This is a predicted structure of a 1422-nucleotide RNA (small-subunit ribosomal RNA) from an uncultured forest soil bacterium.
RNA sequence: AACGAACGCUGGCGGCAGGCUUAACACAUGCAAGUCGAACGCACCUUCGGGUGAGUGGCAGACGGGUGAGUAACGCGUGGGAACCUACCCAUUGGUACGGAAUAACCCGGGGAAACCCGAGCUAAUACCGUAUACGCCCUGGUUUUAGGAUCGGGGGAAAGAUUCAUCGCCGAUGGAUGGGCCCGCGUCGGAUUAGCUUGUUGGUGUGGUAACGGCGCACCAAGGCGACGAUCCGUAGCUGGUCUGAGAGGAUGAUCAGCCACACUGGGACUGAGACACGGCCCAGACUCCUACGGGAGGCAGCAGUGGGGAGUAUUGGACAAUGGGCGCAAGUCUGAUCCAGCCAUGCCGCGUGAGUGAAGAAGGCCUUAGGGUUGUAAAUCUCUUUCGGCGGGGAAGAUAAUGACGGUACCCGCAGAAGAAGCCCCGGCUAACUCCGUGCCAGCAGCCGCGGUAAUACGGAGGGGGCUAGCGUUGUUCGGAAUUACUGGGCGUAAAGGGCACGUAGGCUGGCUGUUAAGUCGGGGGUGAAAUCCUGAGGCUCAACCUCAGAAUUGCCUCCGAUACUGGCGGUCUCGAGUGCGGGAGAGGUGAGUGGAAUUCCCAGUGUAGAGGUGAAAUUCGUAGAUAUUGGGAAGAACACCAGUGGCGAAGGCGGCUCACUGGCCCGCAACUGACGCUGAGGUGCGAAAGCGUGGGGAGCAAACAGGAUUAGAUACCCUGGUAGUCCACGCCGUAAACGAUGGAUGCUAGCCGUCGGGGGGCUUGCUCUUCGGUGGCGCCGCUAACGCUUUAAGCAUCCCGCCUGGGGAGUACGGUCGCAAGAUUAAAACUCAAAGGAAUUGACGGGGGCCCGCACAAGCGGUGGAGCAUGUGGUUUAAUUCGACGCAACGCGAAGAACCUUACCUGGGCUUGACAUGCUAGGGCAACGUGGUGGAAACACCGCGCCUCCUUCGGGACCCUAGCACAGGUGCUGCAUGGCUGUCGUCAGCUCGUGUCGUGAGAUGUUGGGUUAAGUCCCGCAACGAGCGCAACCCCCGCCCCGUGUUGCUAGCGGGUAAUGCCGAGGACUCUCGGGGGACUGCCGGUGCCAAACCGGAGGAAGGUGGGGACGACGUCAAGUCAUCAUGGUCCUUACGUCCAGGGCUACACACGUGCUACAAUGGCCGGUACAGAGGGUUGCGAGCCUGCGAGGGUGAGCCAAUCCCACAAAGCCGGCCUCAGUGCGGAUUGGAGGCUGCAACUCGCCUCCAUGAAGCUGGAAUCGCUAGUAAUCGUGGAUCAGCUACGCCACGGUGAAUACGUUCCCGGGCCUUGUACACACCGCCCGUCACGCCAUGGAAGCUGUGAGCGCCCGAAGUCGGUGUCGGAACCUGCAAGGGACCAAGCCGCCGAAGGCGAGCGCAGUGACUGGGGCGAAG
Repeated sequence: AACGAACGCUGGCGGCAGGCUUAACACAUGCAAGUCGAACGCACCUUCGGGUGAGUGGCAGACGGGUGAGUAACGCGUGGGAACCUACCCAUUGGUACGGAAUAACCCGGGGAAACCCGAGCUAAUACCGUAUACGCCCUGGUUUUAGGAUCGGGGGAAAGAUUCAUCGCCGAUGGAUGGGCCCGCGUCGGAUUAGCUUGUUGGUGUGGUAACGGCGCACCAAGGCGACGAUCCGUAGCUGGUCUGAGAGGAUGAUCAGCCACACUGGGACUGAGACACGGCCCAGACUCCUACGGGAGGCAGCAGUGGGGAGUAUUGGACAAUGGGCGCAAGUCUGAUCCAGCCAUGCCGCGUGAGUGAAGAAGGCCUUAGGGUUGUAAAUCUCUUUCGGCGGGGAAGAUAAUGACGGUACCCGCAGAAGAAGCCCCGGCUAACUCCGUGCCAGCAGCCGCGGUAAUACGGAGGGGGCUAGCGUUGUUCGGAAUUACUGGGCGUAAAGGGCACGUAGGCUGGCUGUUAAGUCGGGGGUGAAAUCCUGAGGCUCAACCUCAGAAUUGCCUCCGAUACUGGCGGUCUCGAGUGCGGGAGAGGUGAGUGGAAUUCCCAGUGUAGAGGUGAAAUUCGUAGAUAUUGGGAAGAACACCAGUGGCGAAGGCGGCUCACUGGCCCGCAACUGACGCUGAGGUGCGAAAGCGUGGGGAGCAAACAGGAUUAGAUACCCUGGUAGUCCACGCCGUAAACGAUGGAUGCUAGCCGUCGGGGGGCUUGCUCUUCGGUGGCGCCGCUAACGCUUUAAGCAUCCCGCCUGGGGAGUACGGUCGCAAGAUUAAAACUCAAAGGAAUUGACGGGGGCCCGCACAAGCGGUGGAGCAUGUGGUUUAAUUCGACGCAACGCGAAGAACCUUACCUGGGCUUGACAUGCUAGGGCAACGUGGUGGAAACACCGCGCCUCCUUCGGGACCCUAGCACAGGUGCUGCAUGGCUGUCGUCAGCUCGUGUCGUGAGAUGUUGGGUUAAGUCCCGCAACGAGCGCAACCCCCGCCCCGUGUUGCUAGCGGGUAAUGCCGAGGACUCUCGGGGGACUGCCGGUGCCAAACCGGAGGAAGGUGGGGACGACGUCAAGUCAUCAUGGUCCUUACGUCCAGGGCUACACACGUGCUACAAUGGCCGGUACAGAGGGUUGCGAGCCUGCGAGGGUGAGCCAAUCCCACAAAGCCGGCCUCAGUGCGGAUUGGAGGCUGCAACUCGCCUCCAUGAAGCUGGAAUCGCUAGUAAUCGUGGAUCAGCUACGCCACGGUGAAUACGUUCCCGGGCCUUGUACACACCGCCCGUCACGCCAUGGAAGCUGUGAGCGCCCGAAGUCGGUGUCGGAACCUGCAAGGGACCAAGCCGCCGAAGGCGAGCGCAGUGACUGGGGCGAAG
């Protein structure tokens, strides 16, 4: 795009067309073929003109109408042909004479239920018969002729009449026209898993038969005919003009209209006839239906209507012969379900309408909303106007030449009323035009493909809005297109599907130069045909269109005639360059057979010799004191041939490797003597064909499936080891496969080169090179090709020829069938079903028990820990009314929590409140404030009742403020961190991540950013199709280390002065330390070496500091849907006398356990006692608190000073000195428990901290495993702070004191960076993915069988009927005969051939089904 459509929703009118695609299923009822009295007799009626009825007779029922079953065929289409017929019609010609005998109707009789039939009798004809005549005609013979034919003779054969007297008829013949029969060329579906078919078969002769040719039939003879150019068989199918689609070529189709064919319940058969093997005729058989008096009969809608049935599905039992056409008739006429009309149906095409204009307050309502508004939307209303269609009324055709109109009171015309009666359907994620809200929550559902839906769905459902089409719109089905996706036009095969394993060769296809001829192909022109309709163009007619009419063009084809001859083909001649032969050389693991050689392995014998050998990652099995292994000598046997050896050689491929001989294939080079296109390819076919395997017989050293043992392992039916049988070897015969690979068929020609190598030839010279040529074999590479990778004279380039093969993945190279094979199996080779992909090449990543380079406390080297104990703390788990919540590998677990007894607090129990504990606004009432305070109940919150005080502003109304009632609203630590912002963790302080322009690539993308060096660094340098740039790195900032300048109190104190027992205590001073500001200094700057250069590195000097000096802050593009809705903010959602809020008590502190992080220890480098020295950084006024008094102590009392470089916290501790302890569960260790106290606080019971006395537990260095740290670091020692009433802090953050060891090195573990490689990964290896098993569903193979169906074959039976024979019965016509009768002829009957259906039989094909069984596909978590 289309449709004979159907279904869903909807539906106003008209025109034109169309309407059982299924059951060629069965049919009730009516109609669909009759007509002629001008052929004939009879009967009846009669207006006496005539008419009617049945019958005889004639013509027509072979047309028209239906259907598509069958048919793969001369059936159809197209074009030809010769051996034919043709009623009615036309033309021409000739004739139409004389006779005869019957018969229906009718009448009589009879049978039957009926249908109908029988017998006897009468009668007519245009019915029937004989004779005559015969121009033509037919048969036959002769003559003649190239043929056609001509001519002569013999034989045969016609007729019908009617009437109105003018016609209509009848017969013979010839010709025509029309229609038909027959034959042939070409074309006409699928299957080769159908390869052979055929006996009247193929041909001949003869004969029969037919309208006619012909095996059409028969007899005889011959043995043919068809088939890979697809016979036979199977399946499917009416064919065509055309129709649909397509640019075309093509594909699909064969409704309506038209041509042909076939069929008429199924099968068979003939009769009549001009024509039939006959839709509404006959006979027979069969199935079915109906009638029946059971004896018999009747029937055939695939005619028009109609019914049932089937089905998704297809109409009225209508009108008329008015028109067109047909039959009969002289005609009038009659018949006509052909036809013309009407009815039904949106089935299709076409046309029209459902109103037009105006109308902004942009109404109401709806929907959305950021709450402003937007949109529906000029849409509506309103006002003005029109009246198509439909309705009502009136007129009223053409179609018909005189008459006749079913349609039809129709088309058309006029008038009237009134916007009046007339809009839906689908879609809105992309493709594809059209977006929002709500509902739903992987549910319900959608879906053509991709795919949507798991709480914010433009994809589901609804709504609003929008898009599209419109009396339709969607859906389904089917066809073509897109699809170059079967490729003729117009594809491919190295890796995507696809080159046969290789060769020889049959058919076939293709085939060199010159020339002659022919004219088949080819080309040009003419003629015939190519039906009409359709399509196309032009014109015309219905108001337009659809539709119809006319004209033209076209119909791409076939046949035929003439011409052309380049090319192809045929035939002939010729040539040598293709191909081959010859002659002369050459290389080679080419093949086959026979022989032969040495090394090695193993075994055997003997010698030497002794305890092991062997084997592995390490071992063991194994061998060995019965003497192994090792070693020496000798022997045996089998197999394979080291070095040479080479991208070397040979072969068609498989393949071929010691040496010698024999036989033998191919190839190369040279010479040009010979043949003269002898060539290429190659469906079938034939041969060869690795390994394994099979058969028979040998052989068997080594090796070695199976097997055994030993190991390994979770297991180990493996990898490793020790053994070991088939086999490997030989002969003969099978098998016929392979990653049989260059994944690249063969042949020929052409298209830059360079370098190697093998074989041969030629030239040059300087004899060892060089130049050149032919043939092989490799590497690189231009053009060109390719999707890319790549290929590139050895093509995957440019061309020609031939063969093989491919057409999405799976199912499956499987099943079935066939062929081959001893088997294994090979070969040929599907379908159902299922998936939305499978695949190639390349790209970027990620990954690898891949590679290279390089980093990091990553390992190693060290030091100290954890894991064991007790306790603290967090978590899991468990428990609980609640043990609130979050965090979960690193990167949750002394984390949010830098302070849970109440509070906090979010949890639980119970008790209260409801505009609320908190914010803003409004309405009404009240108060005069607010605030303070008393009483009762109560655990408190709260409830109830009182008291005091009475402010500020004011326009004097009131307001601020408070209370009450009410309305908006508040409130939520309820949910969603997977809706979010912000913040944070992590990779990772890792060195990376990108961009612009250019260039390369079809593209993804690459380049830059890779490479060579170097660095902590994508740091820098060099190189480079790149050149630059950005975010990162570094630097800039802060702290510490040196110096300088400024400053000088509360800090400092060298000198001066004063004072003390002593002290910067005082005066004073700014020098020093220090404080606070500012500045300098370090930059690989200098020197040497290394580095090709450079960057840089190494060493050195100087310097407080040296190669980023140490530390901090600072964290690229991004990753983890990482963490947080419980800091905060926030979309959505939920709660609203509660999921809000207040209060009391409880809980977060539970405890059989498990884990993380810590503290204290286990002791002598220690513990205890005494003495004694030295910090830094902080904090302090509801605070730090000196001193004094008091208590053993925690603390208490009192209280100076200090808002702090001034006073206080505050004695730093380890250390050092001295002493005690002496290896013990202790004078270690301090848990636990008892008692007594202290402090904070409303309150220490659950559940605080501290002190003292007493108690003294586990623990004697911690399994597997695991953590931190590279220098002022680890370790160790103490100090301070935040939070805080207090504190469960051993935590966290900060501060200083003392102060190490080690790093060979980068193999390994972990993490990371760069380059490279492989990849089937891309939610990216925590990936992907294979097979079994179990479960469910589906289709399918096998299967004892069972059922159905199809065709063929053999035999039996044999209807009707034709033909043949017979024909005694019967028979009017003719002959004979006076007659009887006879003859001829007809014919019943009988016989025979053939023969449908039926029966029997053996097999074959196809389909369905089948216990059981095989594999296959699909399925969310097994």
Model confidence (mean pLDDT): 87 of 100.
Rfam family: Bacterial small subunit ribosomal RNA. Gene Ontology terms of the family: structural constituent of ribosome and ribosome.